Notes
FMN riboswitch aptamer (RFN element), 165 nucleotides, folded computationally. It was read from a public genome assembly, where an Rfam model found it. Its Rfam family is "FMN riboswitch aptamer (RFN element)". Its family is annotated with FMN binding in the Gene Ontology. Rfam's curators write: The RFN element is a highly conserved domain that is found frequently in the 5'-untranslated regions of prokaryotic mRNAs that encode for flavin mononucleotide (FMN) biosynthesis and transport proteins.
[in-house]
RNA sequence: UAACUCCUUCGGGGUCGGGUGAAAGUCCCAACCGGCGGUGAUCUGUGGAGAAGGCAUUUGCCUUCUUUCACAGUAAGUCCGUGACCCGGCAUAUGCAAUUUGUAUGUCGGCUGAUCUAGUGCAAAUCUAGAACCGACAGUAAAGUCUGGAUGGGAGAAGGAGAAA
Numbered sequence: 001u002a003a004c005u006c007c008u009u010c011g012g013g014g015u016c017g018g019g020u021g022a023a024a025g026u027c028c029c030a031a032c033c034g035g036c037g038g039u040g041a042u043c044u045g046u047g048g049a050g051a052a053g054g055c056a057u058u059u060g061c062c063u064u065c066u067u068u069c070a071c072a073g074u075a076a077g078u079c080c081g082u083g084a085c086c087c088g089g090c091a092u093a094u095g096c097a098a099u100u101u102g103u104a105u106g107u108c109g110g111c112u113g114a115u116c117u118a119g120u121g122c123a124a125a126u127c128u129a130g131a132a133c134c135g136a137c138a139g140u141a142a143a144g145u146c147u148g149g150a151u152g153g154g155a156g157a158a159g160g161a162g163a164a165a
Base pairs, nucleotide, nucleotide: 001165004162005161006160007159008158009157010156017029018028019027031145032144033135034134035082036081037080038079043073044072045071046070047069048067049066050065051064052063053062054061055060077133078132086110087109088108089107090106091105092104093103094102115131116130117129118128119127137148138147139146
C1' cells in the first nucleotide's frame, strides 16, 4: 500500500402571492425543488515549461502574462449508470378454513421521467445566454412540493478494526 471481511456514524429538497369553489399546498395563474456514483472544455490553487519587464550581472532573484503539461479541490434534475416505489421467479421461515393462497426475509430478474436553440471554440450531452421539459405508490377536489407506508429501505459517503503478500 490494495482486493476482501467486520463495526460505527451519516445518508432528499420544495407551493410566496392570487383565482374558482361548500371544500383544492391536488384544478387555473403563478412560485419553488433537484438523491447517489461516473464523465466533464467551468473555476480556483500548487508545480513545470515558455514569453515580456525589472534588479544583480558568474550560477541567479522578483513581477506580470501565456500554456490541447502535471497534480489537488470543484463543476450535469434532462449524458452514462444507479437507489427508493411497483411487478414477477426461486429459496427459507411462518400463519391458516379444504386445495388454488397470505405475510416476512433473502436472492435473481423486470419496470424506472425529462433538452433544445444561439454564442464561444479544434472540440459543447456538461461552459455562457435564452427558451423548454420531467418527477413512484396510497389517501384526499385530480398532488414532484400536503398526509401516509417510513423512527422503514437505500444508491453510496466518512471513520475505525482485522487480514494474505
The model forms 100% of the base pairs in the Rfam consensus.